[in-house]
Formats: sequence, C1' cells, structure tokens
RNA sequence: GCCGAGAUAGCUCAGCGGUAGAGCACCUGUUUUGUAAACAGGGGGUCAAGGGUUCAAAUCCCUUUCUCGGCU
Repeated sequence: GCCGAGAUAGCUCAGCGGUAGAGCACCUGUUUUGUAAACAGGGGGUCAAGGGUUCAAAUCCCUUUCUCGGCU
C1' cells in the first nucleotide's frame, strides 16, 4: 500500500429502517446472628466521528479515526 472483519452500558455481546436490550458487574430492599448465595426492584448509553438518503437511521450510502486478521 491492497483486501476483509469490527467499534452499542463498567465488562462480554445481541439488536428486520419504527420506544436501544441481555448476561455479568454496581446500588437498594427481603432473607441471615453476620457474610456469601438466593429472591425482588433500581440506576447507568452523545450507538467511534462527520456528512448524506428517508416522514423516521445503531441499522442504508460516503468520508475519516481506531482495533483485529490476511496479502504484498
């Protein structure tokens, strides 16, 4: 330099163009002599950045940045 995959909650990952979710973690409560576990509830997101298409974009298109893999 070329090709491909990826970037979404603290972490690991889902998510047909139509209200952004799960597990773990965190917080509160119940339970316990206490802790853990279990159970119930809760908070937490500029969807990498910019632009375009659309009534509507995490999702489609373009550019850029970063990460991983392959080729040279």
A computed fold for a 72-nucleotide RNA from Candidatus Woesebacteria bacterium RIFCSPHIGHO2_01_FULL_38_10, annotated as transfer RNA. NCBI's taxonomy places the organism under Bacteria, Bacteria candidate phyla, Candidatus Woeseibacteriota. Its mean pLDDT, the model's own confidence on a scale to 100, is 83. The sequence was found in a public genome assembly.